The RNA shown here (THF (Tetrahydrofolate) riboswitch aptamer) has 111 nucleotides and comes from uncultured Faecalimonas sp. It matches the Rfam family "THF (Tetrahydrofolate) riboswitch aptamer". Its family is annotated with tetrahydrofolate metabolic process in the Gene Ontology. The source organism's lineage runs through Bacteria, Bacillati, Bacillota, Lachnospirales and Faecalimonas. Of the family's consensus pairs, 82% are formed in the model.
RNA sequence: GCAGAGUAAGAACAUGUGCGUUAAGUGCUGACCGGACGGGGAGUUGCCGGUCGGACGAAAAGGCUUCGGCGUGGCCGGGGUACUUGCGGUACAGGUUCUGCAUCCCGCUGC
Numbered sequence: 001g002c003a004g005a006g007u008a009a010g011a012a013c014a015u016g017u018g019c020g021u022u023a024a025g026u027g028c029u030g031a032c033c034g035g036a037c038g039g040g041g042a043g044u045u046g047c048c049g050g051u052c053g054g055a056c057g058a059a060a061a062g063g064c065u066u067c068g069g070c071g072u073g074g075c076c077g078g079g080g081u082a083c084u085u086g087c088g089g090u091a092c093a094g095g096u097u098c099u100g101c102a103u104c105c106c107g108c109u110g111c
Base pairs, nucleotide, nucleotide: 001111002110003109004108009099010098011097012096013095015093016092017091018090019088020087021086028054029053030052031051032050033049034048035047039106040105041104042103060085061084062083063081064080065079066078067077068076069075070074
């Protein structure tokens, strides 16, 4: 000098267990505070989290049960209940695959 390796973490997918469906959560956004970012150092206008706000905003159906009404027919209406199937840019866990230093300096491996 050339080439290369490795992290935290992120994303997607399936599985499991939950939460919500009485709307929390997710997503967007403002202020403040904090954190992480290959082995070492530095580290952003990027990333993540917390607190307090702002705007927006949803998918139910069936079952069971109870009460009422009626033309007594099982139908209509109200209440309750997450039991089933769904639904939610839903949470967590381990799994698989993919991506993976913002950037700078040094180091490591090979030539």